Large-subunit ribosomal RNA, domain VI from Candidatus Jorgensenbacteria bacterium GW2011_GWC1_48_8, 256 nucleotides, folded computationally. Rfam family: Bacterial large subunit ribosomal RNA.
Context: one part of a larger RNA
RNA sequence: CGUGGGAAUUUUGAGGGAAUUCGUCUCUAGUACGAGAGGACCGAGAUGAGGAAGUCCCUAGUGUGCCAGUUGUUACCGUCAGGUGCAUUGCUGGGUAGCUACACUUCCAACGGAUAAUCGCUGAAAGCAUCUAAGCGAGAAGCCGCACCCAAGAUGAGAAUUCCAUGCUGCGGAGAGAUCCCUGGGAGACUACCAGGUAAUAGGCUGAAGGUGUACGCACGGUAACGUGUUUAGCCGAUCAGUCCUAAUAGAUCGA
Numbered sequence: 001c002g003u004g005g006g007a008a009u010u011u012u013g014a015g016g017g018a019a020u021u022c023g024u025c026u027c028u029a030g031u032a033c034g035a036g037a038g039g040a041c042c043g044a045g046a047u048g049a050g051g052a053a054g055u056c057c058c059u060a061g062u063g064u065g066c067c068a069g070u071u072g073u074u075a076c077c078g079u080c081a082g083g084u085g086c087a088u089u090g091c092u093g094g095g096u097a098g099c100u101a102c103a104c105u106u107c108c109a110a111c112g113g114a115u116a117a118u119c120g121c122u123g124a125a126a127g128c129a130u131c132u133a134a135g136c137g138a139g140a141a142g143c144c145g146c147a148c149c150c151a152a153g154a155u156g157a158g159a160a161u162u163c164c165a166u167g168c169u170g171c172g173g174a175g176a177g178a179u180c181c182c183u184g185g186g187a188g189a190c191u192a193c194c195a196g197g198u199a200a201u202a203g204g205c206u207g208a209a210g211g212u213g214u215a216c217g218c219a220c221g222g223u224a225a226c227g228u229g230u231u232u233a234g235c236c237g238a239u240c241a242g243u244c245c246u247a248a249u250a251g252a253u254c255g256a
Base pairs, nucleotide, nucleotide: 001153005164006163007162008161009160010159011158015150016149017148021049022048023047024046025045026044027043033038050108051107052106053105054104055103059101060100061099062098066094067093068092069091070090071087072086073085075084076083077082111145112144113143118138119137120136121135177254178253179252180251181197182196183195184194185193201247202246203245204243205242206241207240208239210236211235212234217230218229219228220227221226
């Protein structure tokens, strides 16, 4: 821009894409078969490898400053104490959310249709025979469906529901709806998408979960290092709720 008024939401599926893999074991059955050695078809069940997608409940990893321990320092907070900076995140022990696999879940299954080679039924030409000439079947990891994803620019431009609007012309305003702008995100390079813009969208605060592991100060004991009590404390990024304290104000534009 088109889809012969303008919008919002939900859809059909022409067509396209991806995928459609391979074992082992048990039973049937030591059966059929075979002198024996050996050893099935068919069918039933179990369990894997590989691949795909999803998820973070469990297990595990990361988690650059969440908690604790600890070394050095001619640095800083005037000194002590307690902290801060720097030293690869100084080093070490843990670790929330998120992300992830080594973790978990599901699928790669079953079924249907038409067939290939092949196997058949009936059956003449050709009194027989013949799967074929007329006719009718069986038959593959292959083909077409079924299941998953995209999809009406499918210009053949589809469908449904709801909303706005409508006698003509000019001027001014302006509808449903949308955008700018702003707060953000399980969304993201930017865009886009999604949640919101007076409301729980983000921050703050409060509470909870969860992490770390018992803070500072004080008291007591000890010459001291240190220990004990106060104290399962103190601190706490992303998690979950609640709460308008702060910021989403005000406004502008498009739209017949």
Its mean pLDDT, the model's own confidence on a scale to 100, is 86. The RNAcentral record of the full RNA draws on ENA and SILVA.